Context: one part of a larger RNA
Formats: sequence, C1' cells, structure tokens
RNA sequence: GCCAGCGAGUUAGGUUUUAUGGCAAGGUUAAGCAACAUACGUUGUGGAGCCGUAGCGAAAGCGAGCGUGAAUAGCGCGAAUAAGUCAUAAGGUCUAGACACGAAACCAAGUGAUCUAUCCAUGGCCAGGUUGAAGCUCAGGUAAGACUGAGUGGAGGACCGAACUAGUGACUGUUGAAAAAGUCUUGGAUGAGCUGUGGAUAGGGGUGAAAGGCCAAUCAAACUUGGAGAUAUCUUGUUCUCUCCGAAAUAACUUUAGGGUUAGUCUUGGUCAGAUGUUCUACAGGGGUAGAGCACUGAAUCUCCGCGGGGGCAUACCUGCCUACCAACGGGAAUCAAACUCCGAAUACUGUAGAAUAGACCGGGAAAUAGACUGUGGGGGAUAAGCUUCAUAGUCAAAAGGGGAACAGCCCAGAUCGUCGAUUAAGGCCCCAAAUUCUAGUUUAAGUGGGAAAGGAAGUAGAGUUUCUAAAACAGUUGGGAUGUUGGCUUAGAGGCAGCCAUCAUUUAAAGAGUGCGUAACAGCUCACCAAUCGAGAGACUCUGCGCCGAUAAUAUCCGGGACUCAAAACUAGAGCCGAAAUCACGGGUGUAUAAAGAAAUUUAUACGCGGUAGGAGAGCGUAGUAUUUGCGAUGAAGGUAUACCGAGAGGAGUGCUGGAGCGGAUACUAGUGAAUAUGCAUGGC
Repeated sequence: GCCAGCGAGUUAGGUUUUAUGGCAAGGUUAAGCAACAUACGUUGUGGAGCCGUAGCGAAAGCGAGCGUGAAUAGCGCGAAUAAGUCAUAAGGUCUAGACACGAAACCAAGUGAUCUAUCCAUGGCCAGGUUGAAGCUCAGGUAAGACUGAGUGGAGGACCGAACUAGUGACUGUUGAAAAAGUCUUGGAUGAGCUGUGGAUAGGGGUGAAAGGCCAAUCAAACUUGGAGAUAUCUUGUUCUCUCCGAAAUAACUUUAGGGUUAGUCUUGGUCAGAUGUUCUACAGGGGUAGAGCACUGAAUCUCCGCGGGGGCAUACCUGCCUACCAACGGGAAUCAAACUCCGAAUACUGUAGAAUAGACCGGGAAAUAGACUGUGGGGGAUAAGCUUCAUAGUCAAAAGGGGAACAGCCCAGAUCGUCGAUUAAGGCCCCAAAUUCUAGUUUAAGUGGGAAAGGAAGUAGAGUUUCUAAAACAGUUGGGAUGUUGGCUUAGAGGCAGCCAUCAUUUAAAGAGUGCGUAACAGCUCACCAAUCGAGAGACUCUGCGCCGAUAAUAUCCGGGACUCAAAACUAGAGCCGAAAUCACGGGUGUAUAAAGAAAUUUAUACGCGGUAGGAGAGCGUAGUAUUUGCGAUGAAGGUAUACCGAGAGGAGUGCUGGAGCGGAUACUAGUGAAUAUGCAUGGC
C1' cells in the first nucleotide's frame, strides 16, 4: 500500500408539536400490597399525587371578574366565543459525554538524581621534556646598608607534549555502523584538574561559573495513575434505494466579524379565500434623476465700457492731465457643476378599474448569513487590476446538452425514460468535420483578414466644391527674360539678391527696382513672366470605404490547424442546408388536480408537471433477533463460486459445481441495522 473485519444521532427523564388509540368535564394512577407464575412477567388492588374545569393581584385576598386608584373614571390582564387527559409512535428541544475521533492545557496523589546539575564522605590518576621565583651559600661592594656577580634551590590556576579530559574547523554520515558517530584537525593536561564508589537535594520544586541549561533519548514546569468520555464558536469523517419540492451567501444586533439570535428566502400540515399578492392593459398622481440650461449659487475664457486702484507729470493747497498696468458693476460672445436649477423625460413608485393567475394567515422542521463573473448606473483607485464597495438584471453557485479551438460566471437552451424518426436555436456549410467551393453586386493586395494609439503618406475606390483649358490648358523641349539703372541711403565695397527706404517709368509678345544659388563687389546660373513646339485634359480642396507606416522580449507563430486572394477576407442583398438532451412524433413510468366506474382496493380519461447542492416531506429495499403461522433439508441446509433471468432502484430468484447441517416465506414487533474515504483501528491476511 491493497484486501477482509470493526467503525459514528444512542439511551433516560422533562418539555413542545404531529399522528393514532382509550375515556371525557373529566383523565390518570406512583410506590406499596395481593394472586398466579417464577428465568422474564401478567392481572387485580392502591386516588397519595399530577394535568384540566377561572381568573386577577407582590400579597392578604376577592372572584367572571381582579389589580391600580379617593373613584361608580380610565387603563392592564381576564370571562363572554370553553376539551381535556392518559398512553404509543414520530419530528424538535432541554439536562445528561449526547453523532464519532482529535488538543495545547488545569488539578490531585504518587514514582524518579543508575542520565545529568551541584554538594558531602572516602579512594584513585596525571609518560617525558622545558623554564628556573623566593630563600640560602660564596665572592665583590658599603661606615653600615642598599646593590652586583657566581652558585645552590625548585616556585607556578608557568611552557611543550602522551595517558586522561574536552569538542575548534572541515569532510563523511543523514531509511547512518551510531536516535549525535567516524576521520583529519584542535583546547586543557599540578589544577577553579580528571575520575571510581557510597550518600544528599524532587516538580512551581531541585540544581545551575546562568545556556531557560539539566532533573533517565522527555523540560518556559519531569514521568505515572486518577478527576476524565476535561473543553474544542475548530478540522476531518458520518454507512441502502427511489419519489415530490427546493434555498442562502442579505438586513438588524452581537468582546461580533470563518460563530450566533431574530427577520427575509426553502419545506411541510391546517385554516381562510376573490378580502389579498403578482403580471398585463387603461387611467390618475407626486417627483427633480438622465438630459439640458445659466434665471440663482459658485467656477471659468475673450471682448466693450471703465467705479476704484497702481505708475508718471504738473501742483503751496485744492486738484488737474497722461497711461501698450490691474480692474468692480454693467453690455456682447462662448463654457462648467455630486453637495447649482428658469427647465425636465424614459423608467421606477403609489392608487383606481378590467382581465389572467395565485395568495394570505396559524403551527412543525430547516439550511444559510465566506459568494463569483458578465452587462448597465455610480463611489474608491490612476474613468489601473481576474481590484474594491453599492444598486440593478442575468448566469454559475445548485445546470447537464449545443456553440465559443480548449475555457464555472459569455451566446443558445433548462436533461422523466426509450426510439438506427422529424424541425429548428446560437453557431456554421473547402479539408480535418455534419452542411453551398451557392446566387447577385462592390471593396481589399496588406495574408489586411488573423493584436494596438497619437501622428504620418501622390496606396486605392467612391461622392462633392472650385480654377485653367481647342482663343490650345498642365507637364516636357527651344528661345526670350530688356531699358532709365550700379534706384536712393548706408558702406571699404552694396551693381536685383548684408541692411534701411521707396518699389516708379519706358521698350515690349513678355520680363520683379527681382524667387533661389553665386561674387570681395561685379560677373555667371536660374525663377517669375512671354513666345514657339506639342495636342486633351490638368490643378487645388473637402467628405467617405478598405488598405500602408507607426509595430521592439526573451524555445518557433495572436487564423484551432491545413490551407485561402473575381477568397475559404470585408461590406450589401438573397436562396438553401447542417446543427442541441430545445420543439414535434410514437411508446412507457411517475406526481398533483379534476371527472367517471367500483362496497373498497383500484382502474380509466383529461389537464398541468417530473435538472438540482444545503435542506424539508413521502414511499420502500436489505441485515440481526423475538412472537404467531407456514415450509425446506444427507435424494444435501447455511456459506462459497459461475451464470445470457426478474424488478425503476435498494434488491430478488433459478440452475451447475463446491460445501457438509441446519435454513427459509408471510404478518407484527424490537434494534449493537447498511462504509469507500475519518494522514481511522498496538485486529488478521498478502
């Protein structure tokens, strides 16, 4: 790990509701006693007690009333409108371990110092080598000393280093050789040293050169047993089937936020019912949202006017003048607002009427009170988030099926069962892959389609406005492009072309006191403008469709793939087809309601239903035992094994083999009654 076995809402008492039964203004006995049986028990007796028949008051008490009160008032609770009680079964609840397993802990009484901490008593141990303190002796030295030298001496929590002891660093080991070791390395090694034996200190206590360390592989309070099935708003698990209905993730309060209580929402029984709820239609209402607006409150831009102010000038003062400054009020134009409104919807809400349809109240039982995404209207955030918080609708949750490549929350659609029948929805129809290589007309050349903005562009298609043009346009080519004049000023110079001013006139087909290069300045090239040549459209602008660039991320790519270009892309119009558990057809089951038949059980018909988690309600299957009854079995019971039968299912038969002695059916009752999961079980097997 697997298999088998075991394994979780029970029991007692109280209370409440429902069902059934007995008696009924009553109902009922408890202990005890007696008889019979004795393994249980049954019957009788027993009226104590309990509940009900009357309430009110704190009570005395009064009583269909009572209390309060001065009250004959008012008010509160009652009566008038009256059924209980005792059992049995079931649902809930309370007290008990109370569905099962599970703490960290708390307390009591004991057991531990053979590990380890410290201490006490008594023993043991420390190779070898080194250093050379005090003191002492001798010599020197001194007035005497101090002092110096040479010896001697053998001190030390002295030095090096074995035993011994410790455990520094690294590696190995990590289901180890070992529940702390091995190898190399390292500290101490005459000391606060190490160690043997015996003894002492005990759990809120000891011991501690102090790390919360150690006290028997256990220590921020040891271990054993008991209180004890401690408690667990927590986690996990909780065992057969089918049928009907079917939630919530909200509000209020909460030492409350992952828990509760009440309400809302679900279920179930009873009562009432067009009073009431819902939907649609019509009508009647109030509003101040969306929008809009600027009439108010504010914000904010330009302009006109210019109260007032700043600045300048004049002035002895009064004051006056000027102002490319600021600027109130007012006028004009154009704006903004959740906390602005001269206005103002759609919806929503309220009511009345009609139609359709169900609903309301009183009881029993719950679950839930972590919600998720999408669309819409908002707040927070950065008009970020698969973000957060409200409102509103939907889906998921608790919903399978088809589509979306895959994909709880998107689109279509709500699965009672069967059918090798049919029609459709969303979405699709070249191949993968069911169905058009369908019809008509356009666009796109970018594989755009099949990712993206501001911005950019003689891409291309369409619509429009306007200018020039056969008196010849646009583009190209050839030629001209002059004169006064080098305009004046400035300047070293300024001659079309540094700069300033002016920008005329003449000749002309036309030609600027010059468009751009260029020169020191000229020169030179060119343009505007004109003519010739050519011969039909050319230019500017606006709007629109589809494309292009903008376009940089880490394995190789943003159609699901292959592939696709008068498409298999995009737009417009149309005809077909495919496509689901939707709908229809045929057949079956079942729930509810109604009707008919029948003594009833039940049968038949019609209508509407039958997805489902938590959860409520109902009907059954199976296991063990008891009672009654009826059966089977050595011509083979139970059990095992194989099997194509029956039942909607839990399940039930038949037959063969095995097995070798007990076991079924029906009815009723009782329960240690159903396992796949609890990191389940010191049960067994493999």
A computed fold for a 686-nucleotide part of an RNA from a freshwater metagenome, annotated as large-subunit ribosomal RNA, domain II.
The RNAcentral record of the full RNA draws on SILVA.
It matches the Rfam family "Bacterial large subunit ribosomal RNA". Its family is annotated with structural constituent of ribosome and ribosome in the Gene Ontology.
Its mean pLDDT, the model's own confidence on a scale to 100, is 84.